[in-house]
Context: one part of a larger RNA
RNA sequence: AAUGAACGUUGGCGGCGUGGAUUAGGCAUGCAAGUCGAACGGGUUUGACUUCGGUCGAACCAGUGGCGGAAGGGUGAGUAAGGCGAAGGUAACCAACCCCGGAGUUGAGUAUAGCCGCGGGAAACCGCGGGUAAUCCUCAGCGACGUCGCGAGCCGGCAUCGGCUUGCGACCAAAGUUCUGGCGCUCUGGGACGGGCCUUCGUGGUAUUAGGUAGUUGGCGGGGUAACGGCCCACCAAGCCGAUGAUGCCUACCGGGCGUGCGAGCGUGGCCCGGCACACUGGGACUGAGACACUGCCCAGACUCCUACGGGAGGCUGCAGUCGAGAAUCUUCGGCAAUGGGCGAAAGCCUGACCGAGCGACGCCGCGUGGAGGACGAAGGCCUUCGGGUUGUAAACUCCUGUCGAGGGGGAGGAAGGGGAAACCUUGACCGAUCCCUGGAGGAAGCACGGGCUAAGUUCGUGCCAGCAGCCGCGGUAAGACGAACCGUGCAAACGUUAUUC
Numbered sequence: 001a002a003u004g005a006a007c008g009u010u011g012g013c014g015g016c017g018u019g020g021a022u023u024a025g026g027c028a029u030g031c032a033a034g035u036c037g038a039a040c041g042g043g044u045u046u047g048a049c050u051u052c053g054g055u056c057g058a059a060c061c062a063g064u065g066g067c068g069g070a071a072g073g074g075u076g077a078g079u080a081a082g083g084c085g086a087a088g089g090u091a092a093c094c095a096a097c098c099c100c101g102g103a104g105u106u107g108a109g110u111a112u113a114g115c116c117g118c119g120g121g122a123a124a125c126c127g128c129g130g131g132u133a134a135u136c137c138u139c140a141g142c143g144a145c146g147u148c149g150c151g152a153g154c155c156g157g158c159a160u161c162g163g164c165u166u167g168c169g170a171c172c173a174a175a176g177u178u179c180u181g182g183c184g185c186u187c188u189g190g191g192a193c194g195g196g197c198c199u200u201c202g203u204g205g206u207a208u209u210a211g212g213u214a215g216u217u218g219g220c221g222g223g224g225u226a227a228c229g230g231c232c233c234a235c236c237a238a239g240c241c242g243a244u245g246a247u248g249c250c251u252a253c254c255g256g257g258c259g260u261g262c263g264a265g266c267g268u269g270g271c272c273c274g275g276c277a278c279a280c281u282g283g284g285a286c287u288g289a290g291a292c293a294c295u296g297c298c299c300a301g302a303c304u305c306c307u308a309c310g311g312g313a314g315g316c317u318g319c320a321g322u323c324g325a326g327a328a329u330c331u332u333c334g335g336c337a338a339u340g341g342g343c344g345a346a347a348g349c350c351u352g353a354c355c356g357a358g359c360g361a362c363g364c365c366g367c368g369u370g371g372a373g374g375a376c377g378a379a380g381g382c383c384u385u386c387g388g389g390u391u392g393u394a395a396a397c398u399c400c401u402g403u404c405g406a407g408g409g410g411g412a413g414g415a416a417g418g419g420g421a422a423a424c425c426u427u428g429a430c431c432g433a434u435c436c437c438u439g440g441a442g443g444a445a446g447c448a449c450g451g452g453c454u455a456a457g458u459u460c461g462u463g464c465c466a467g468c469a470g471c472c473g474c475g476g477u478a479a480g481a482c483g484a485a486c487c488g489u490g491c492a493a494a495c496g497u498u499a500u501u502c
Stems, first nucleotide, its partner, number of pairs: 001501003005498005012367006018360002025323003029320003034067003039064002042061008074278003083203008093195002098191008106140004115130006146171011176183002204250003211241003216238004221233003253275004257268004280301005303314004331357001333356003339353001340351004370400004380391004404443001413431002417426003446491005451472003457486005467474002
C1' cells in the first nucleotide's frame, strides 16, 4: 500500500460500487419458458342476421402441428490437459433462424390426438372400441448450375488430392394460408454470425514417485462420423513415451486482468468480459441445425415426500427465502417503463435476463455536525513552588448563515414507441438534478495512542501483585510503559485489532 474480509468501540447524509470465500450439504413456499387461431379439427359460453335448414362473428378451454425450451441465468465440484492462452491450418467439416442469388410449388392416399362410448386405478395415470383435420404422415410424378459413378480437358497442390469446364448414366422435392399487400413451403449456390476438428509453442509442486505402455506405436483393409483419426474392428509388424522428468501422487478451472513494486519480479484469478466444465450421484441414448440437454426422457443408487400398501412423486450450483455448518455474507420487494431475448403478419403475450428499489460504514468518493465577534480570562475540573498555571475564545453572550436531514408544494428528464385515414388517443416500475416556500443552531463525534522506534505528560492508585507488550522491554513504595483522572497527539463517520499478499 492492498482485501469479496471478520472482530471490538462508535455512528449524521448522499453518490457509485459491492455482499454465501465454509457444506458442489439438505431444502418448505412462490415465481424463473413460452408463444402462434394469419397451420388444424373440436368443446363450452355467447352476440347479430335468418327463408328456421343455417350464415357471420366474439370470449374462453384443452388437443394436434410449428418455432423456441442447446439462448439467457447459476456455480467452480472435476480438470495439470479432451482445458486455457498465443500463432496458424482444415486440399478433412457443419450450419435451423438471418442476408444475397437461381429454379420450382403437380397429383393421390390413410392414420392419429382432441371428441364419443365402455372400462381399470386411492392417485399418478392407463386400456379397449368408434370416428375426424392439418403446414402431421405415406406414396407417386417432373427436376438441375446439386450429389454419386464412368470418361475428357485446363489450372493448382503434390501424401492421399482440390478447383473450373464438359459428355453419358443413376438418384433426390414441396403446403398451405390470407385482409390479395403478403406471409410461407421445396431443391440448390454463395455469404455473415456461430461451431466441430488438427498442428506448434507456452501454461503448478514433488525424484523420499524411475521406469511406463497391449489398442499400446505404426501399417493394410474395413466400419463409423458432418468431418480427419486406433475413434472402433480384423489381420500384419514390434513398436511408442522417458532425467529437456515419462508414469504416479498432491494441489489447482484458464485467460483479459487485479494487488504490490522505480523496475525486474512476487502474489492472485472475487465483481465485469472471453473460454471451459458441471447441473442430486453414476450411466445411457432419443429428438433436433445444434444436446448426450440445469427447471426433457430412460436405467441404477442414496435421500425426501404421498399412499387406500397394489403403487406413485421429487431434484434451488435460477431469483428470493429456510435449516445446518461457520469468524462471516442481504429482501420470500416493484416493474416489464427502458435495453435485450422467445413466439407472433401485427396488436400483444412471456421474460427473478434486465431495469429499479430494500438491507449491510463492506469499499471508494463527496458533504455536514455551523460562521464572525466575544475576558489581563466566569464557574467547574486538573496541576501547583499556593504566587499562580492550564482547560480557554473554549463556554456564556451578540450578530449572522441555512448545506444536509425532517415537513409541505412544483415541475423538466430518463420516451422512444404503439393505435388511427386524419383529428387525435395512449404508455412511467423507480429515481428525482435544479428551483421555490415555511422554519430554526436546532437533529448529527468518535476511536486509538502519549518509554524508545513514533507525533503527544503530569498527578493519584497499585507494589514482580494486578496487569502491559509489535520489538526492545515495563511492574519488587515517588512507575512519563500497569489502572484512573486531567491534559495532549493522530486520524475522523470512523478508529483500532486480527488474518492474508507485495